[in-house]
RNA sequence: AGAGUUUGAUCCUGGCUCAGGAUGAACGCUAGCGGCAGGCUUAAUACAUGCAAGUCGAACGGUAAGGCCCUGCUUGCAGGGUACACGAGUGGCGCACGGGUGAGUAACGCGUAUGCAACCUACCAUUAACUGGAAGAUAGCCCAGAGAAAUCUGGAUUAAUACUCCAUAACAUCAUUUUUUCGCAUGAUUAGAUGAUAAAAGCUCCGGCGGUUUAUGAUGGGCAUGCGUGACAUUAGUUUGUUGGUGAGGUAACGGCUCACCAAGACUACGAUGUCUAGGGGGUCUGAGAGGAUGGUCCCCCACACUGGUACUGAGACACGGACCAGACUCCUACGGGAGGCAGCAGUAGGGAAUAUUGGUCAAUGGGCGAAAGCCUGAACCAGCCAUGCCGCGUGCAGGAAGACGGCCUUAUGGGUUGUAAACUGCUUUUAUAUAGGAAAGAAAGAUAAAUACGUGUAUUUAUUUGACGGUAGUAUAUGAAUAAGCAUCGGCUAACUCCGUGCCAGCAGCCGCGGUAAUACGGAGGAUGCGAGCGUUAUCCGGAUUUAUUGGGUUUAAAGGGUGUGUAGGCGGAUUUUUAAGUCAGUGGUGAAAUCUCUCGGCUCAACCGAGAAACUGCCAUUGAUACUGGAAGUCUUGAGUUUAGAUGAAGUAGGCGGAAUAUGUCAUGUAGCGGUGAAAUGCAUAGAUAUGACAUAGAACACCGAUAGCGAAGGCAGCUUACUAAUCUAUAACUGACGCUGAUGCACGAAAGCGUGGGUAGCAAACAGGAUUAGAUACCCUGGUAGUCCACGCUGUAAACGAUGUUCACUCGUUGUUGGCGAUACAUAGUCAGCGACUAAGCGAAAGUGAUAAGUGAACCACCUGGGGAGUACGAUCGCAAGGUUGAAACUCAAAGGAAUUGACGGGGGCCCGCACAAGCGGAGGAGCAUGUGGUUUAAUUCGAUGAUACGCGAGGAACCUUACCUGGGCUUAAAUGUAGAUUGACAGUAAAAGAGAUUUGAUUUUAUCUUCGGACAAUUUUCAAGGUGCUGCAUGGUUGUCGUCAGCUCGUGCUGUGAAGUGUCGGGUUAAGUCCCAUAACGAGCGCAACCCCUAUCUUUAGUUGCUAGCAUGUAAUGCUGGGGACUCUAGGAGAACUGCCUAGUCAAGUAGAGAGGAAGGUGGGGAUGACGUCAAAUCAGCACGGCCCUUACGUCCAGGGCUACACACGUGCUACAAUGGCCGGUACAGAGGGCAGCCACCUGGUGACAGGGAGCGAAUCUCUAAAGCCGGUCUCAGUUCGGAUCGAAGUCUGCAACCCGACUUCGUGAAGCUGGAAUCGCUAGUAAUCGCGCAUCAGCCAUGGCGCGGUGAAUACGUUCCCGGGCCUUGUACACACCGCCCGUCAAGCCAUGGAAGCUGGGGGUACCUGAAGUCGGUGACCGUAAGGAGCUGCCUAGGGUAAAACUAGUGACUGGGGUUAAGUCGUAACAAGGUAGCCGUA
Repeated sequence: AGAGUUUGAUCCUGGCUCAGGAUGAACGCUAGCGGCAGGCUUAAUACAUGCAAGUCGAACGGUAAGGCCCUGCUUGCAGGGUACACGAGUGGCGCACGGGUGAGUAACGCGUAUGCAACCUACCAUUAACUGGAAGAUAGCCCAGAGAAAUCUGGAUUAAUACUCCAUAACAUCAUUUUUUCGCAUGAUUAGAUGAUAAAAGCUCCGGCGGUUUAUGAUGGGCAUGCGUGACAUUAGUUUGUUGGUGAGGUAACGGCUCACCAAGACUACGAUGUCUAGGGGGUCUGAGAGGAUGGUCCCCCACACUGGUACUGAGACACGGACCAGACUCCUACGGGAGGCAGCAGUAGGGAAUAUUGGUCAAUGGGCGAAAGCCUGAACCAGCCAUGCCGCGUGCAGGAAGACGGCCUUAUGGGUUGUAAACUGCUUUUAUAUAGGAAAGAAAGAUAAAUACGUGUAUUUAUUUGACGGUAGUAUAUGAAUAAGCAUCGGCUAACUCCGUGCCAGCAGCCGCGGUAAUACGGAGGAUGCGAGCGUUAUCCGGAUUUAUUGGGUUUAAAGGGUGUGUAGGCGGAUUUUUAAGUCAGUGGUGAAAUCUCUCGGCUCAACCGAGAAACUGCCAUUGAUACUGGAAGUCUUGAGUUUAGAUGAAGUAGGCGGAAUAUGUCAUGUAGCGGUGAAAUGCAUAGAUAUGACAUAGAACACCGAUAGCGAAGGCAGCUUACUAAUCUAUAACUGACGCUGAUGCACGAAAGCGUGGGUAGCAAACAGGAUUAGAUACCCUGGUAGUCCACGCUGUAAACGAUGUUCACUCGUUGUUGGCGAUACAUAGUCAGCGACUAAGCGAAAGUGAUAAGUGAACCACCUGGGGAGUACGAUCGCAAGGUUGAAACUCAAAGGAAUUGACGGGGGCCCGCACAAGCGGAGGAGCAUGUGGUUUAAUUCGAUGAUACGCGAGGAACCUUACCUGGGCUUAAAUGUAGAUUGACAGUAAAAGAGAUUUGAUUUUAUCUUCGGACAAUUUUCAAGGUGCUGCAUGGUUGUCGUCAGCUCGUGCUGUGAAGUGUCGGGUUAAGUCCCAUAACGAGCGCAACCCCUAUCUUUAGUUGCUAGCAUGUAAUGCUGGGGACUCUAGGAGAACUGCCUAGUCAAGUAGAGAGGAAGGUGGGGAUGACGUCAAAUCAGCACGGCCCUUACGUCCAGGGCUACACACGUGCUACAAUGGCCGGUACAGAGGGCAGCCACCUGGUGACAGGGAGCGAAUCUCUAAAGCCGGUCUCAGUUCGGAUCGAAGUCUGCAACCCGACUUCGUGAAGCUGGAAUCGCUAGUAAUCGCGCAUCAGCCAUGGCGCGGUGAAUACGUUCCCGGGCCUUGUACACACCGCCCGUCAAGCCAUGGAAGCUGGGGGUACCUGAAGUCGGUGACCGUAAGGAGCUGCCUAGGGUAAAACUAGUGACUGGGGUUAAGUCGUAACAAGGUAGCCGUA
């Protein structure tokens, strides 16, 4: 000091979360020791038991117990004595301290600083004076009595330092009076005079100790005051002893403290009153600090003592371990009555997540009493329990590699890791255990004895004595590594990684988020990391959070400027002079308790802890001084502000008058069939005459053109012309006033539209409503009507996206340009100046967009407002309103986001440009029929599997009768084949025919018998073991391959530059192209993958070479043929070379390029075709082609065999073939290819058969032989018909292949002769040697379901105006709430579950107040015939009051049938409101 989390990515705003520290803590796991601290935070709940306040015999009467002495004797009793001691009692002092708790209290309670001239103070210190006399009781003891007890009553007798009376008394107190000095005032004070009032107690060792009065001090208290010290304004008014005065009473003392009378005050927005919460402080925790939180332990103060009230005693109490009364509760009881108060120390129950022993001692410190010894002391000091915290120590140290065993991981003959870790060797002994000695410190005083100074007394010295803790701390010796390590975490934040299990399950999680078969995130293991006698979790506080911002935030768009003005309080305020000294500053003094914190030093072996000293305590008060600034007072000034004068301006306001156009209606007229309306229609109007046209009349509302990012106004707002009244602004020039100013909480006024009330008015428009359309629906958009309303007057409402989303005022800070109103110079040119209204821009600012003298810049003043999203501008309350509703304005609950600006994409029923058989223009199809084939579905034992929009469906399959084959049924095997290893056996294997069987297979028979050898073995076979095998799953684990966008023109990089950044630029712009092709321009310059070219085929020429090809000329021969000799001319074959590049011309162009039936050329503008497929997209396809990770099966999911199935068939779809005919069918004749194939083959030729084919039989492993055209052409026939079209289907007979054609082959012949006469919606292909049409070949293959696929050639068209539209694509731009990217996102009702909450007839509590009734104890007052010598008291009574009761209301909490909305919940319903022009732009206010 920061980090994670909103996004595809970015910057910002903003919340949530984490890392740190802390605790009187608790829980989980674990645990060796010590020191120092701490330990009921909850029930101020109830308490058994014990203890916590007594002491004094030197105050008293005395003697229950004990000691000592004496006597008597019954030998353990009795009596007496005792300055030994002392129960109970009188009396004194103490019990008001110490100890506990925090309920109450928001207060002079506390803190701090003052004051008391308004006060008290026992014991203590100092001071002065006095201490004389007298009387009567009473407790105890004794006797008697009542009662269960507690306790009480009566009688007799008695003492005091108990009580009473008398005397004496001032310097005390009071009254009157004279006087001195002082004080802010009341007043105080000095010295006098006179008068009045009140005292005392004794004991004694004779030293003294006490007692009374007085003064002073000290200590402790009381009272008063300034300042400070919670929340809520959804608490705004409160108060009647209340505020003050006079008098009296009361008190230690002032005072409405109390009473009588008089006055009507007092407090409050600087927050009274009320409600809720809370002891306060020193301090503690945190924080850089300022602050925030907190108040346990220790110290100070306060309050309380079962709850409430009351006084008594006393110096002091309204009294924790005192009293009285009332109440609640508990206990005892003989039922008549009594007793009690742990918030003292222990302890118990209860509550709770949770907090200790019914311990020891007065040894020390302190307290009470006492002359003292001493006694008492749960104060205190110690010990016990608890890892509750802080601090310290230890659990060994060194060596030791076969890097052991085991574990874990792995690419597994191996390696890595655990790990020098262990074993093993050596060393040490803190701790532990055992033993030992004792003098640990804490002990000083005091006491006793002696001595010295000595008259007592006091002081000093010596000796003896006193320790709970405790034989503790510490020390020494011995033994032996011996007695001692865990917890959490390991996806990121955050240090630390692998394997197995699980499979959106179980679970984790502080936030983000993990888990759906390869989880570093769950559980386990190994390893690692962190801390360590602890470690984690939970809770709480501060921090981080500048996230309430004084230090130190914001408000155009993220949350946030009030709708506007006026103005009260308040805040702030121009120049200058004098004065004052409140603020301010400086010095000094007092105080700020101690402890704590900080620093230094010191003591425990260190530390924690403790001690000493210093500093600090940032504060408050007083005093002295300073006077710049602010404030106060008194003057002066003119620049702020205002007034006057003269001009100017404008849709500024209010009231009145006037005007024309349009519209509607009415009347009249002309005129006839439609009008109107829409995307298209219909409702509507119209032959009873509309619409249209003309004239006249009436009505209401609004004011075209001018008209403008022009004007005016505070805002809302304001528009025909004109008049009156009113206000404002600006300019110019002087004059006047002299700070009169700015802002502005509350208040007041104004305030669009809609709405409300009353009364008018109503032409047009038009919520509601009606009808017509649209639609799945259409309570809408569109149309036809139409009422409130819109208009006027008066009154209310008070809100708007009331916006510049930008409060008002003042000052300052580059430029350019337009415009409105003035001034000014001679002017309409053009500079200047003042006040406005606009645009662009520098700096600056800003998250950016942007803003930029009209600031969102730089400063000043004041006001308003904000603090995550939702819930919600909602609820409740209050207030305003006639109502609608407005203003003010929460919480529970819920989420981890919501949001702003900009970026890149994608998308749009946004825009622009461009391309493509995309449309259009054409040609031909398919969709209808029959058949073939594939798919879906269905069926089945099985109909194996895969492919499923485009990009599956004549696809994998380039060939399912068996095989293939993966499927089914049935029968078998447990290893078929290959290879290796190890062991055993043997020397063979194999062939032949036979039997059983469906076959696999099994059985026996027979034939031949033979390997090489160095005798070790080699080789071969059989058998066994281990490795196998799987077309089983996962294409969403993968490789490879492929489809598609798309042969579309795109996709990127380096450096530079721009931007905070994502990113941009380049790649955009202007042209051009098939093309990101090229050119120009240019903060870009270059480059890469794509495009193009390079490659192949084809079109032309040339050259070389001529066999199996060719044959022009020459020769020979035939019936005929390059058949033959020859030839290379030609064709052709197959090698090389050339040729095309917009090269030339014309047009126009900057260039690139374009155009031209141009020239030339075989070919002309990429000549035609092929191969070639950028970055990427679709988790596209394929685990069944192959390969491969993981999982699964192993007498089976492997493998062998037979048969069946993949060929099923109400149906649906795709792709094809054949047709429907005359551009044709049939018959006869006749012509011309290319490319391929061929020995288990192609097969000439001959013979047979109608034919498929068969029987013979040359040639050819092929430029040699062979397979080889059809359409076409010529001639004939058919004549528009279900036909001489069409050929399905079926019957019969055959041919061929093959082990075998039943399921299930092809072909041939004869016969049969179905549907079909050009095909609905919709749809497909094709732009030239193309479509269409015609045949040929090949692969696979025994054969073939091939009409398929791949090739080949023959014949050979039509059309393209063009880019509006459909589809797809490219570039630029725009909007976006999309980014899984429009197959996106997303809203509301309804239905269901859960949660919190509002209302509600009521019900149940709580605290407080009011009124009335009653009223204990008790103080005070009155009385007091009774008691007492007296003092006084009993009794009676009045006031007040705790408590109790009654009543009505207010507040608050809980609950409540029912009810309202809200939130939330993987896959419910209905629609589609918003985001794109979201398909009717959206939004705000209102009805």

Model confidence (mean pLDDT): 82 of 100. A computed fold for a 1487-nucleotide RNA from an uncultured prokaryote, annotated as small-subunit ribosomal RNA. RNAcentral holds the sequence, with entries from ENA.